The RNA shown here (small-subunit ribosomal RNA) has 1400 nucleotides and comes from an uncultured prokaryote. The sequence is in RNAcentral, with records from ENA.
RNA sequence: GGACGAACGCUGGCGGCGUGCUUAACACAUGCAAGUCAAGGGGAAUCUUCAAUUCGUUGAAGUAGUACACUGGCGAACGGGUGAGUAACGCGUAGACAACCUGCCCGGUUGACUGGGAUAACCUCGUGAAAACGAGGCUAAUACCGGAUGAUAUCCAUGCGCUGUGGUGCAUGGAUCAAAGGAGGCUUCGGCUUCUACAAUUGGAUGGGUCUGCGUCUGAUUAGCUAGUUGGUAGGGUAAUGGCCUACCAAGGCAACGAUCAGUAGCUGGUCUGAGAGGAUGAUCAGCCACACUGGGACUGAGAUACGGCCCAGACUCCUACGGGAGGCAGCAGUGGGGAAUUUUGCGCAAUGGGCGAAAGCCUGACGCAGCAACGCCGCGUGAUCGAUGAAGCUCUGAGGAGUGUAAAAGUCUGUCAUAAGGGAAGAACACACUCAUUAUUAACACUAAUGGGUAUUGACGGUACCCUUGAAGAAAGCCCCGGCUAACUUCGUGCCAGCAGCCGCGGUAAUACGAGGGGGGCAAGCGUUGUCCGGAAUUAUUGGGUGUAAAGGGCUCGUAGGCGGGUCGAUCAGUCGGAAUUUAAAUACCACGGCUUAACCGUGGGAAUGGUUUCGAUACUGUCGAUCUUGAGUUUGGUAGAGGUAAGCGGAAUUCCUAGUGUAGCGGUGAAAUGCGUAGAUAUUAGGAAGAACAUCGAAGGCGAAGGCAGCUUACUGGGCCAAAACUGACGCUGAGGAGCGAAAGUGUGGGUAGCGAACAGGAUUAGAUACCCUGGUAGUCCACACCGUAAACGAUGAGUACUUGGUGGCGGGGGAUUCGACCCCUUCGCUGUCGGAGCUAACGCGUUAAGUACUCCACCUGGGGACUACGAUCGCAAGAUUGAAACUCAAAGGAAUUGACGGGGGCCCGCACAAGCGGUGGAUUAUGUGGUUUAAUUCGAUGCAACGCGAAGAACCUUACCUGGGUUUGACAUGUCAGUGAAAGUUCUGUGAAAGCAGAACCCUCUGCGAGCUUGCUCAAAGACACUGUCACAGGUGAUGCAUGGCUGUCGUCAGCUCGUGUCGUGAGAUGUUCGGUUAAGUCCGUUAACGAGCGCAACCCCUGCUUCUAGUUGCCAGCACAUAAUGGUGGGGACUCUAGAGGGACUGCCCGGGAUAACCGGUAGGAAGGUGGGGUUGAUGUCAAGUCAGUAUGUCCCUUAUAUCCAGGGCUACACACGUGAUACAAUGGGGAGUACAGAGGGUAGCAAUACCGCAAGGUGGAGCCAAUCCCAAAAAACUCUCCCAAGUUCGGAUUGCAGUCUGCAACUCGACUGCAUGAAGUCGGAAUCGCUAGUAAUCGCGGAUCAGCAUGCCGCGGUGAAUACGUUCCCGGGUCUUGUACACACCGCCCGUCAA
Repeated sequence: GGACGAACGCUGGCGGCGUGCUUAACACAUGCAAGUCAAGGGGAAUCUUCAAUUCGUUGAAGUAGUACACUGGCGAACGGGUGAGUAACGCGUAGACAACCUGCCCGGUUGACUGGGAUAACCUCGUGAAAACGAGGCUAAUACCGGAUGAUAUCCAUGCGCUGUGGUGCAUGGAUCAAAGGAGGCUUCGGCUUCUACAAUUGGAUGGGUCUGCGUCUGAUUAGCUAGUUGGUAGGGUAAUGGCCUACCAAGGCAACGAUCAGUAGCUGGUCUGAGAGGAUGAUCAGCCACACUGGGACUGAGAUACGGCCCAGACUCCUACGGGAGGCAGCAGUGGGGAAUUUUGCGCAAUGGGCGAAAGCCUGACGCAGCAACGCCGCGUGAUCGAUGAAGCUCUGAGGAGUGUAAAAGUCUGUCAUAAGGGAAGAACACACUCAUUAUUAACACUAAUGGGUAUUGACGGUACCCUUGAAGAAAGCCCCGGCUAACUUCGUGCCAGCAGCCGCGGUAAUACGAGGGGGGCAAGCGUUGUCCGGAAUUAUUGGGUGUAAAGGGCUCGUAGGCGGGUCGAUCAGUCGGAAUUUAAAUACCACGGCUUAACCGUGGGAAUGGUUUCGAUACUGUCGAUCUUGAGUUUGGUAGAGGUAAGCGGAAUUCCUAGUGUAGCGGUGAAAUGCGUAGAUAUUAGGAAGAACAUCGAAGGCGAAGGCAGCUUACUGGGCCAAAACUGACGCUGAGGAGCGAAAGUGUGGGUAGCGAACAGGAUUAGAUACCCUGGUAGUCCACACCGUAAACGAUGAGUACUUGGUGGCGGGGGAUUCGACCCCUUCGCUGUCGGAGCUAACGCGUUAAGUACUCCACCUGGGGACUACGAUCGCAAGAUUGAAACUCAAAGGAAUUGACGGGGGCCCGCACAAGCGGUGGAUUAUGUGGUUUAAUUCGAUGCAACGCGAAGAACCUUACCUGGGUUUGACAUGUCAGUGAAAGUUCUGUGAAAGCAGAACCCUCUGCGAGCUUGCUCAAAGACACUGUCACAGGUGAUGCAUGGCUGUCGUCAGCUCGUGUCGUGAGAUGUUCGGUUAAGUCCGUUAACGAGCGCAACCCCUGCUUCUAGUUGCCAGCACAUAAUGGUGGGGACUCUAGAGGGACUGCCCGGGAUAACCGGUAGGAAGGUGGGGUUGAUGUCAAGUCAGUAUGUCCCUUAUAUCCAGGGCUACACACGUGAUACAAUGGGGAGUACAGAGGGUAGCAAUACCGCAAGGUGGAGCCAAUCCCAAAAAACUCUCCCAAGUUCGGAUUGCAGUCUGCAACUCGACUGCAUGAAGUCGGAAUCGCUAGUAAUCGCGGAUCAGCAUGCCGCGGUGAAUACGUUCCCGGGUCUUGUACACACCGCCCGUCAA
C1' cells in the first nucleotide's frame, strides 16, 4: 500500500446491487419445512326436496361416492442445512472396468390366458392413565398366492469362429422364470378401437459403484511398523473385483524418495496479495465428500445403511395414575446460552424448479419477494451564480495591520433528492376451458393426440420502478491528522505533572509532539482505531542470499547410498524440443458488444486456462546400450629426502636420594622476609652407588604426517610422498547423508612405576581481607601396559576436488642443460613450503597461481541479542560428562571493520622552579584579616579544587547598607505625560508633638509671561502658558527570582604552540593529505624532503621602560674653569664642560672569524663592543574548553511585588565565638637587641592641600604660619649599612600579646566599634608532626620609602629604590603541557564504562 462474512469509537441524507453465528456439531418453547393419486373397499354429518305419520318421528332422493381414516401405487435416497469427523483413492487431475448396477424417460421385439385363499378399514367385546394393544366377525383390489404359455433372457453341455481376465458371434440340446387392470368413443352387446397402466427382453440416455497413475499440511526430541498382516488354493458373500469373509498353505508386505506414531485440517473451482515466481486463505456462488443428540445395527427399496423412517444401547429433556411412554431445528423463522460480534416467530406459490396426478389441481420456509443492519461495493445529494465597507465575531500582531474570506449577509437562479397530489409499467409464458383449421390414429367426419390462430382468465412484490405537477434552498457533514517518516503552524494553559506515542521520541516555565482556541491538510456518509493476511522483506534468496574477522566450514581421514563425471563412433528416443488431437464443468478473471438514466450489477460472444493424457515428428545435448581411445586414475621398474608409525636394545649430561671422606655455621628463599633445612654436622666439595624422567648443542619462518602430532643413538617391521624413463590396464574418477576408524591436554578403571615437576592440601608472607599472585613443603597426576573418554582458540578462526588467470624474491626435495670435466655460479623443469605485490574481489581490514580472483561438482552449516555450549526427551559413557537440542519470557538492539578525539599505573621525542641541586618560608606560638561552622531579631548578598577564602571591598562608628527591630509615606525619594482644581502656590521663618522622619499649625510672601477685553490710562478681568501644590489616570520603583534565557566583561588551560581555510589529490564514507618525516628552534622558528600548492588567526617583529653613546636645548636642575659674598652652603654674577633633564638619532644584524652540520637552517667558540645570539622588563592572550564567574557595576528577555518585595527615618547588625581552614604580620634572638654618633636613594603626593624655621609638651600632638598650584617650597627622618659602647645564653636588656591608668587627633557622634601616645603590666613562643609554598640574578632573601581609597582608620593592595646571595649533575621519578605512535567494549569521553553479591 492493498484486502476483510469483521468488531469498537465518533458521526450519519437517499437509492441500487450484494452480504449477514467466523464463538457452543451448546440446549431448544411454538409454528411451518413431503406429500400426492381416474384403481379397490368402507363411508358420513349437515341441509334441501318428496312421501308416510300415532305429529314423538320414520323412509327415499340429492348433498356425495364428497369429507375422513384405512388397503394399495409413486415419491419420501431429491431439494434444504452443517463442517464434527477424515491426512484418506477423501478431494483434484488423467485414465480403466473383458469385474458392475441403473426406478421414472426414449427406441425396438413379444405378451397380458386361467384360477384361489386371505386381510385392513368397518362392526362387537376387552385391557391400559396415556401411548397403544388384544380377541372375535364381514369384505375388495393394479395387495397376496397357484397353474398355463414362453423367447434373441439366465444357467449347463457340445461344435465352429473372433478376442484384450468373467468379452463376443453362430448352430444344436436340456433346465428355469411373467403379467393387472383402468378411462374415453362406437357398438348388432359378441366385440372393435384410442390412450394409459402392466409383464418379459434388448438397445440408448441419465445417474451411480469399483479400481489405478500423479498431486495433496507439520513434527525424526516419532525409526522401525505389520498375524488377516503379504501372497496362493478352495469356498462363501456382493450388482461387481478383491483377505471383503472363512479354512488350509507359504513367509511375506511397508519404510530414510520418511513407514509407523503424534498434532492440525473437510477438498476443489476459486478469493486476497504480489511485477512474477510465490505466500496466505477455502464466507457468500458452484462441484465432490462426510455428518444429522452420541455409538451400533439392519429392514424396505432401482437407489439408504435413510436429517423431519425402524430397532438396540447411552446422555439429556418432557408426560405419568410410577406400571410405562414421548422426543431429537447442523431445514425456515424464533428462544436461551456463549461471545467483540451476525437479522423477521413477515408475504406468496405470480415467476423458476421439484413431487404426485391423464389433467384440473394439491404440496413445496427450495425459490421469488419484502423487513432489519453504512457490513461491503457503486451512484447521487447537502445547492449554483453574483457579491468588498474585504461587515460583525473570533484568532494572531511588530498595534500599523494580518487571517478566517467571496466565506457570510444582500441580489439573481435551478430543483437532483426528501414532501404532497395525479398517472402508471415490464416481469405472463404456459397449462386449462371454449372455438376454428390441418395432420396422425381408426371401419369412422367419433374419441384422443400434435401443430397453428382466436376469445376469456392468472402478480406475492405493489400502486413498486418510472413519468408529470405544486410550493420551497427549504430537511441533509462529519471524522482523523498538522515534530520527522508524512500533506498540513501559530497562540494560550500545563511545568518529567497531567498526558501523548506505529518507530524515533515529546513533557523538568518561552512545548509547531500534552490540553484548548484560531488556522491549515487529508478523506468524505463516512472517518479513525483494533485484529488478521499478502506486500514492501533479496529478512528462507527456484527466479534471488551467504559462511577469514558481522550468524555460519563438520577436529581429521576412509568409505556406503546418493549426486556429478574425459575423447571418438554407432544404436535408441527415456529426459529435451516441435506439431496435432482430447481434456481442463459452469461461475470467477481478461477482451468486445449489449441491458438497467450511469456505475456497481447483469446478459451474449470471444480468447485464455502455464496442467494432464494420447499420438506424430526432430536427435544437437543429457541418459541407456554396444564398440573403441589415452590425456584423468592406477600398476610395474630405477632412484630419493624425511623428529612419519610400531617394537626391542643401548648412551651420556643434569636433578634427587644413599654411603664414605674433607670441612664449619650457616644454608635456602624474596621486592623485603618468614615458614623450611642445619652442631644428631647441613649448604659447599671429592669419590662411589641407586632410581626415574627428559633428550642441550646440531635446530632453522628446516623436514614428515590426513588431522591430533612427531626430536638422543642402533636394529627389526611398516605407511605415505617426490623425481626420471619406459611399459601395461583402459574412465577403473570426484564428493560423500548415515556408518567406521583416528583423535592434544585433562579425566576414569585395573596393575605397575615415581627422580624432577606438581592441582588438592599444609605452613610462611603480602593484604582491609587474600580461600590468589610470591616462598617452603606436598598427594593425585605427569611415566609404562591394557581398556575407556571423544572434547579444545582441535585456528589458516578459510571443507574437499578439478581447470583457468601478470609477476618479484627466499627455503626444502629430485631431474635436465651449459660449464669446469671437482664443486660453486648460470639457465631450465617437476613437487612442497614462506614473503612482497598486479588485475580482480572485499563493508572495510585484507586476500592475491598455496585466492577470500574466474568457473564447475559434491558435502556441512547460518537466518537479531539474551534465555541457551540451557531444560525435557533420546542415544553413548563406569563416572565426569558428551552428542542431539527447544520454549515461555525479555530487549531494541547485539555485532563487524574503519574514522576523529579522549584516556592508559603503553611506548618514543621534547618543554616548564615540574623534579633534582640550593636559599627562604607555611604547617607549632601570639596577633591581623578572610572563610566555614555555630549563634542571632539580623549577624545582608555573592565568590567554593587548582582557577573561592588580606576575593567583589582603592578602606562597615552614622552614611555606605542591600540585613533586623520600631516609627512613618503611598503617583510616591526619581522620570515623562493626561485630566480637573487651586494661585495666600512655591519659597523663607517659626510653633506644637516626636528619637528623627513625618504629622498638625502659624507668620512673611498677593509670583512670571500674557492673545484679548473693560475702562478710571494704569488699574481690573482674563483665554493660554511657565512654575508649584492637591486629587485622578497612565505609570514610577524593586541590590526581588532566573548567570541553566542573555549581551558585555573576566578567570582558567596558557604566552602553551597551536587552531583552521581555499583549490587539488586519496578514500564508498566518516575522513585523510597539507600540519607527517629528517634536522633545528623559545616557537607550526627556519631549512630540507614531500600529492600537495598556497593562505588566514596565533609565534616573532613593529610600541613603552631600562642599559651605551651622539646631536640639539639649558630652568626650577648642574658647577669644571673665572669672579663676588659667607662661619658655611650654586647663595650670587656667569658658564654648558660634567651630572642630569627630554627631544631627535646611532648602536646588535649570527655582521666578521674558527669549528661542526647536507655546502642548508642552525649550533659551539674567540675577538671587538656598554650590551651577543629573542640584552633585561612590560604591553600584547589564536580556535576553543569548563552550561566556569558575574542579573548586587551597568544593560537586558521572562516571571513576581505595587498602602509594598517600593520609599523615608532612629537604633541595632554586617565587628557575635566551644571550634576548623586559608593568607599575612611579629617573633622565638648574639649575622641579634638597647643606647649614642655618621652617611647614601628612587619614585611619588600636595590649595577643602602639603606645611618649614620657631615655641610648648616625655610623646602622640599643640600654637603659629615663611614658602609652594611645585626639577624652585613642603611631606622628608630614608632604613638596613658603618663607628663606639652595653647585654653574655636566660623565657633574658629576646619577644611583645594582654590588661590597667592617663592622654592626643579626626569627626554631629569613637559605648557597642577608630587610630595614635606615655607610664605600668610582660601571655604564648627556645625554629615548629604529617604535609606543603615561592624563587634561576640585580633574582631570592633582607631594609626602608611613597601612593590610591580616605574626615579618621592597613600587618592588606599597588609602586619605588638600598644591600645583595646559593644552586642547576641531570630528566629515572612526581605534577602540568606539546608532538608522533599504539591499544580501547570510553564519546557526558577514566570523576568513563562495567561485573558479581547484598539491601531498599